[in-house]
RNA sequence: CAUAGAUAAAGCCAAACUCUCCGUGAGGCGGGGGCGGAAAGCUCAGGGUCUUAAGUCAGGAAGACAGCCGGGUUGCCUAA
Numbered sequence: 001c002a003u004a005g006a007u008a009a010a011g012c013c014a015a016a017c018u019c020u021c022c023g024u025g026a027g028g029c030g031g032g033g034g035c036g037g038a039a040a041g042c043u044c045a046g047g048g049u050c051u052u053a054a055g056u057c058a059g060g061a062a063g064a065c066a067g068c069c070g071g072g073u074u075g076c077c078u079a080a
Stems, first nucleotide, its partner, number of pairs: 004078002012037002017032003021028002035067001041073004046069002048065005
């Protein structure tokens, strides 16, 4: 350096559930919580999944999820 990830160390993140608020909704911010995670850091809706009250010309259109898969990019520690 590359590959890789221990019953290692130091830190980091935070599923379900729950409380407040926002949204029609999928969901989201924050608090609690801790199932898990070596990129569960950041970023991209390509695949996938999900939602839609009001309005509308019924053609669609507008949205949500990055902790489903995948792409880009940066990065801590380290035994064998």
Molecule: c-di-GMP-I riboswitch aptamer
Organism: Nitrospiraceae bacterium UBA2194